[in-house]
Context: one part of a larger RNA
RNA sequence: UCGUUGCUUGAGAGGAGUCUUUCCUAGUACGAGAGGACCGGAAAGAACGAACCUCUGGUGUACGAGUUGUUCCUGCCAAGGGCAAUGCUCGGUAGCUAAGUUCGGAAGGGAUAACCGCUGAAAGCAUAUAAGCGGGAAGCCCACCUCAAGAUUAGGCAAUAUAGAUUCCUGGAAGAAGACCAGGUUGAUAGGCUUCAGGUGUAAGCGCAGCAAUGCGUUCAGCCGAGAAGUACUAAUAAUCUUA
Numbered sequence: 001u002c003g004u005u006g007c008u009u010g011a012g013a014g015g016a017g018u019c020u021u022u023c024c025u026a027g028u029a030c031g032a033g034a035g036g037a038c039c040g041g042a043a044a045g046a047a048c049g050a051a052c053c054u055c056u057g058g059u060g061u062a063c064g065a066g067u068u069g070u071u072c073c074u075g076c077c078a079a080g081g082g083c084a085a086u087g088c089u090c091g092g093u094a095g096c097u098a099a100g101u102u103c104g105g106a107a108g109g110g111a112u113a114a115c116c117g118c119u120g121a122a123a124g125c126a127u128a129u130a131a132g133c134g135g136g137a138a139g140c141c142c143a144c145c146u147c148a149a150g151a152u153u154a155g156g157c158a159a160u161a162u163a164g165a166u167u168c169c170u171g172g173a174a175g176a177a178g179a180c181c182a183g184g185u186u187g188a189u190a191g192g193c194u195u196c197a198g199g200u201g202u203a204a205g206c207g208c209a210g211c212a213a214u215g216c217g218u219u220c221a222g223c224c225g226a227g228a229a230g231u232a233c234u235a236a237u238a239a240u241c242u243u244a
Base pairs, nucleotide, nucleotide: 003160004159005158006157007156008155012147013146014145015144018046019045020044021043022042023041024040030035048104049103050102051101052100056098057097058096059095063091064090065089066088067087068084069083070082072081073080074079108142109141110140115135116134117133118132164241165240166239167238168184169183170182171181172180189235190234191233192231193230194229195228196227198224199223200222205218206217207216208215209214
């Protein structure tokens, strides 16, 4: 500056910008040979950067399982719980993550540096320069990515009156607090529930076998934090402010 809401322009600022090797052209041009290109094309890679978690892994202390001790607890057995660094150990969802995955540096345009030229006088010659016109770099200005109207020159467009906003509440791959984002019954915002994914790895009880430890069956069981979908069962009650 600005009524409010939404979408934007881009003055300006920041980021990025790297390098190596191999192959083809071609053992060609060049060179007595030794050696060995420009130009152009292709492929790998290093370091760096960004995003992400499908894969490979890490972590995953309120997930699953195994297991030791215990003068503890659930009356006892059994089954569980507490404590012992998460007691120790084996795995591990989501999330976060690198050593993992994907992508990036480019191409192109403009003005130039050193340098190389065209035309060309002053100076009948010569001269890239005095007038004029070209070429030319990882560098400069664009282009690529991000921020951006406190750009106080404060920009632009659209909508706008049952417009808009807020406290409060339910929450969040957002977050120190504010803020931001998704919602607040005209509702899937969180919890619960159902189903599924995924993890663990076959629960308890009972039956059978065995003297027993234990094994087998019921049983790819049982259990399960963050994941996905569905579902109003629970909680989002109730209000307020300001207006061209």
Predicted 3D model of a 244-nucleotide part of an RNA (large-subunit ribosomal RNA, domain VI) from a Candidatus Bathyarchaeia archaeon. The full RNA is in RNAcentral, with records from ENA. It matches the Rfam family "Bacterial large subunit ribosomal RNA". The coordinates come from a structure-prediction model, not an experiment, and the mean pLDDT is 86. The source organism's lineage runs through Archaea, Thermoproteati, Candidatus Bathyarchaeota and Bathyarchaeia (SeqCode).